[in-house]
RNA sequence: AGAGUUUGAUCCUGGCUCAGGACGAACUCUGGCGGCGUGCCUAACACAUGCAAGUCGAGCGGGGAAUGUUGAAUAGCUUGCUAUUUGACAUUUCCAGCGGCGGACGGGUGAGUAACGCGUGAGCAACCUGCCUUUAUCAGGGGGAUAACGCAUCGAAAGAUGUGCUAAUACCGCGUAAGACCACAGCUUCACAUGGAGCAGGGGUCAAAGGAGCAAUCCGGAUAAAGAUGGGCUCGCGUCCGAUUAGCUAGUUGGUGAGAUAACAGCCCACCAAGGCGACGAUCGGUAGCCGACCUGAGAGGGUGAUCGGCCACAUUGGAACUGAGAGACGGUCCAGACUCCUACGGGAGGCAGCAGUGGGGAAUAUUGGGCAAUGGGCGAAAGCCUGACCCAGCAACGCCGCGUGAGGGAAGAAGGGUUUCGGUAUGUAAAACUCUAUCAGCAGGGAAGAUAAUGACGGUACCUGACUAAGAAGCACCGGCUAAAUACGUGCCAGCAGCCGCGGUAAUACGUAUGGUGCAAGCGUUAUCCGGAUUUACUGGGUGUAAAGGGUGCGUAGGUGGUAUGGCAAGUCAGAUGUGAAAGCACGGGGCUCAACCCCGUGACUGCAUUUGAAACUGUCAAACUAGAGUGCAGGAGAGGAAAGUGGAAUUCCUAGUGUAGCGGUGAAAUGCGUAGAUAUUAGGAAGAACACCAGUGGCGAAGGCGGCUUUCUGGACUGUAACUGACACUGAGGCACGAAAGCGUGGGGAGCAAACAGGAUUAGAUACCCUGGUAGUCCACGCUGUAAACGAUGAAUACUAGGUGUCGGAGGGUUAUACCUUCGGUGCCGUCGCAAACGCAUUAAGUAUUCCACCUGGGGAGUACGUUCGCAAGAAUAAAACUCAAAGGAAUUGACGGGGACCCGCACAAGCGGUGGAGCAUGUGGUUUAAUUCGAAGCAACGCGAAGAACCUUACCAGAUCUUGACAUCGGCAUGACCGGUGUUUCAAUGACACUUUUCCUUCGGGACAUGCUAGACAGGUGGUGCAUGGUUGUCGUCAGCUCGUGUCGUGAGAUGUUGGGUUAAGUCCCGCAACGAGCGCAACCCCUAUCUUUAGUAGCCAGCAAGUCAAGUUGGGCACUCUGGAGAGACUGCCCGGGAUAACCGGGAGGAAGAUGGGGAUGACGUCAAAUCAUCAUGCCCCUUACGAUCUGGGCUACACACGUGCUACAAUGGCGGAUACAAAGGGAUGCAAAGCCGUGAGGCCAAGCGAACCCCAAAAAGUCCGUCUCAGUUCGGAUUGUAGUCUGCAACUCGACUACAUGAAGCUGGAAUCGCUAGUAAUCGCGAAUCAGAACGUCGCGGUGAAUACGUUCCCGGGUCUUGCACACACCGCCCGUCA
Repeated sequence: AGAGUUUGAUCCUGGCUCAGGACGAACUCUGGCGGCGUGCCUAACACAUGCAAGUCGAGCGGGGAAUGUUGAAUAGCUUGCUAUUUGACAUUUCCAGCGGCGGACGGGUGAGUAACGCGUGAGCAACCUGCCUUUAUCAGGGGGAUAACGCAUCGAAAGAUGUGCUAAUACCGCGUAAGACCACAGCUUCACAUGGAGCAGGGGUCAAAGGAGCAAUCCGGAUAAAGAUGGGCUCGCGUCCGAUUAGCUAGUUGGUGAGAUAACAGCCCACCAAGGCGACGAUCGGUAGCCGACCUGAGAGGGUGAUCGGCCACAUUGGAACUGAGAGACGGUCCAGACUCCUACGGGAGGCAGCAGUGGGGAAUAUUGGGCAAUGGGCGAAAGCCUGACCCAGCAACGCCGCGUGAGGGAAGAAGGGUUUCGGUAUGUAAAACUCUAUCAGCAGGGAAGAUAAUGACGGUACCUGACUAAGAAGCACCGGCUAAAUACGUGCCAGCAGCCGCGGUAAUACGUAUGGUGCAAGCGUUAUCCGGAUUUACUGGGUGUAAAGGGUGCGUAGGUGGUAUGGCAAGUCAGAUGUGAAAGCACGGGGCUCAACCCCGUGACUGCAUUUGAAACUGUCAAACUAGAGUGCAGGAGAGGAAAGUGGAAUUCCUAGUGUAGCGGUGAAAUGCGUAGAUAUUAGGAAGAACACCAGUGGCGAAGGCGGCUUUCUGGACUGUAACUGACACUGAGGCACGAAAGCGUGGGGAGCAAACAGGAUUAGAUACCCUGGUAGUCCACGCUGUAAACGAUGAAUACUAGGUGUCGGAGGGUUAUACCUUCGGUGCCGUCGCAAACGCAUUAAGUAUUCCACCUGGGGAGUACGUUCGCAAGAAUAAAACUCAAAGGAAUUGACGGGGACCCGCACAAGCGGUGGAGCAUGUGGUUUAAUUCGAAGCAACGCGAAGAACCUUACCAGAUCUUGACAUCGGCAUGACCGGUGUUUCAAUGACACUUUUCCUUCGGGACAUGCUAGACAGGUGGUGCAUGGUUGUCGUCAGCUCGUGUCGUGAGAUGUUGGGUUAAGUCCCGCAACGAGCGCAACCCCUAUCUUUAGUAGCCAGCAAGUCAAGUUGGGCACUCUGGAGAGACUGCCCGGGAUAACCGGGAGGAAGAUGGGGAUGACGUCAAAUCAUCAUGCCCCUUACGAUCUGGGCUACACACGUGCUACAAUGGCGGAUACAAAGGGAUGCAAAGCCGUGAGGCCAAGCGAACCCCAAAAAGUCCGUCUCAGUUCGGAUUGUAGUCUGCAACUCGACUACAUGAAGCUGGAAUCGCUAGUAAUCGCGAAUCAGAACGUCGCGGUGAAUACGUUCCCGGGUCUUGCACACACCGCCCGUCA
């Protein structure tokens, strides 16, 4: 000192939460010792029992006991001893009483109290003070009682009464009076208003007690004065919350007189007056003992008022007095109430908020201990007695402080448990082993200080010494971030955690456990509370345009603040001095307990209050001035400023009349409505009400609301000029008063248009709306009420200062012939510098810099609501909470996405065209259904002729049945065999399997080895089982769209921006220009392949122009490589040239040349990323799961099912055609388990035989549409071919489920296809055939190849998709978003 949390990210505002410290604490777990402290915060609840205040015989009388001395009597009698009884005296002692002092202190508690109660500082000239100290003086002489006690009586008791006796330091007169007091009257002196002090005078009143001692003397007594101590009273200042408590008060406020008191005073009383307090908060309500201090804080503050200390109050509740120096008295009295106890029922007793202790309450707080040894208190002359004050001990980790639980050494880095990629790693020098020590505890011995002669509860305590054993002594919380410290297993939005954010839905560092780690440590966590962090109530030290927050506006009261200069005063202010600010505490410096806590000493501080002395700048105040603020006067011009009266034209509607005829009106389209009873339209006349076109303008006026035809009257304010007058008269303004749009309310008018409500018609799923036709309040006027608005510039008023530029309104001055132009004052706008601001923005009209005053804010919701009060006729307005709930709510800006926002651009996107799909039949895929199984995956585009380039068995993953268990497949060990393979047979419904028979290796150093099979043990194999939301790899898609980024620089607090935007241009972020950007990368383009032209080279298996040979024919042959072609190497195209446009650019349009012209055509090539897109079933792979099975093998079945729905195709519906015959022209491929010619056979599929060819040689191979000829003539047909029957062919172990093809026969639907929808822009669509992969066989699919070969594109308004810029946004999982209401 900060941190977490609002967002995709950012800055700000703002709340919530955390880290720190503290505690009279409590609770969980745990617990070795000592020192010093602390310990009913709740029921001021009730209390059993014991103790807590007595003492004095040196004040007094009496009673008892003991001892001693001394008499007397009696008895025994041993005549001087014992015993008993009874006197006197002395000493000691006990008891109650009279008397004195003390029980007013000490101890407890905090109920009450918001108060002179407390704190602080003063005052008493208005007071008291026992014991103590000092001083002065005095004590003469008398008297009468009374308790105890005796007797008697009453009562259960407590106790009471009567009578008789007696003493005093008990009580009462008298005398004396230094002196005191009282009333007179005189003087001196002092003072602060009433007054105080002193002196002298005469008058009145007032004292006393003795005791001890042989004595000395001591202790007492009285009066007076003073001191000290302790109190009483008064005053200034300070002392919680509430105004949803605004008025309170009759002894109330004051006066006079009397009384009372120690004393002042309405303290009390009589009379008189009518005052007193209060927004500077009275009264009322709530809460509370106050302070020194304690906790926290940098401080200022905030919170608290335990222990210790000061004050106050209280003593079961309420009241009262007595005694006394002192009480309205905790352990006194009386009365009343409640409660408890005793009782003989008549009556009595009691008060733990003293110390212990009990019950109760509560989360919770101790022993019915020891001692007066110390300190202190009471009494006493003293010894001494009393003392639950106090000193000690006991209990409690309740707090603070200190110590210990060992130290050294030790790597095989032991074992164990944990984890692991199985190699290791960590626990960890930790343990063990070895060496050593003894603090604490335990045992034994000695043994204090506290005391000054005696006296020690603590206590055989502290402390010291000795011997002995590592022995007896470690836990708690945490480990996702904040916040130091992580892994495994279990669990699977369950159980649970959580201070905030949040974690948990099968790989949880957040739950539970373990291991490890971190922190603190005899404690550790949790909970409650307080301060801090929080500048989050802001005095120090905040704000109010948009985050919460400026009153709707003015006038003005109290209050606050206030111009220039002079003088006085000294209240504020500043400085010095003095007093006080108790002690303890705190800070600093020392000292004592071994240290520390703790204790002691000294100093400082205690920021305060009071007194006093000074200063006079500033504020204040007084005096007398000034004119720059403010106001008045005079002279002017501007204005929808206000009020009243009058008046004008246009328009609307209505009425009357004319003309005139079928519609009008209204809408997106309609309808309701009006109209043949004559509307609308048009002409003329009339009526009524309301509003004032153009001018008109970020123009004017007004405080705001607001104000608009014209004229008149009355009237307010501002401005300019002048400088005559006043002389600070000013600013702001809580309450208060006034004004205050629209709507609304009341009374009375008025009512043309418009128009809530309402009615009807539409729209719609509905439409209590938007649209239309009507229409009432209202809108208008007068008077009254309401008092609110996004009453906004979301910006309170005033003053001063702080760059400019440019408009405009009203004046003035200069200047000009007149405009221009210059200067200046006041208003109203825009832009902009400094500065400010979170940013947006504001910026002389401030949101800048300052001052003054007012108002308001303190997280969101609940709520501007409830209750209360005030106002209002009502509607309602003003004021204005809490419970509860959330961790956000919010502002500004950024990047995206989105918009039935805008601009620009592109794409077979639409449009223009051509051909399809959707209807039929079939093929194929999917859904659904069915099934033992119909294996699995793919799901809008981007699943559905997709994985599958080909399911009869196999494939195959599915089902049924049968079978195997180290296994069908891999590696390793042991034993056995020499094989394995192959062949034959038996068994099984069938097959794998099982069994039997047969056949039978290689190398060798002869030990064995290699290989193979069988048996056996376990490690393991195996899994198309799960998770594509754990993954790799691969792929689809946006999209071949033109985008996506980076470095440096710059701008911005920042997210980010710039670059990449802009003007052009392009297919393109393609290029040019401009520009705080300059460059670069991934994409685009190009480089690559095919194709179109040419050159060159090569010339076989290709070709044949010329030459020659040759055949029925034929590049067949010689020969050649010219051409075609094939293979290689090159050329060519680049806006290069011309014209025009464009900005002299990029580029565009046209042209030339050229095979080709503007990326020539096609392909490959797919940026950053999106979709948790697809795939665990291609493969790989983490984790989970199965292990005589979810693995493996086999046979058969299934994947081929079939009321149905969808997708993709094929064939058609025919004449641009079908059929028959004849005939022409390709390209690209494939071929040895192969392609197969020719020939022969078969109607045909095909068969037989067989040449050639591993292929520019041979074969597949016939190209088809086309062309020519013929036929059919518009029909369900000579179209169409489904379906079905029969007979076959081929492949294959095997065509039943379930293949393809052939022939003959059969001849279904279908006559061009609803809504909707798809493809295509040129060698394209359409149409025609050919080939290949897969493959034993099985294409209408897929991938290729060539042949024939169109139409159309005006254009970008609209649909879809995309790109760029911009705008809005409460979205960011991003519009399939967010979110509101109702219901459950």
This is a predicted structure of a 1384-nucleotide RNA (small-subunit ribosomal RNA) from an uncultured bacterium. The sequence is in RNAcentral, with records from ENA, Greengenes and SILVA. Model confidence (mean pLDDT): 84 of 100. Its Rfam family is "Bacterial small subunit ribosomal RNA". Its family is annotated with ribosome and structural constituent of ribosome in the Gene Ontology.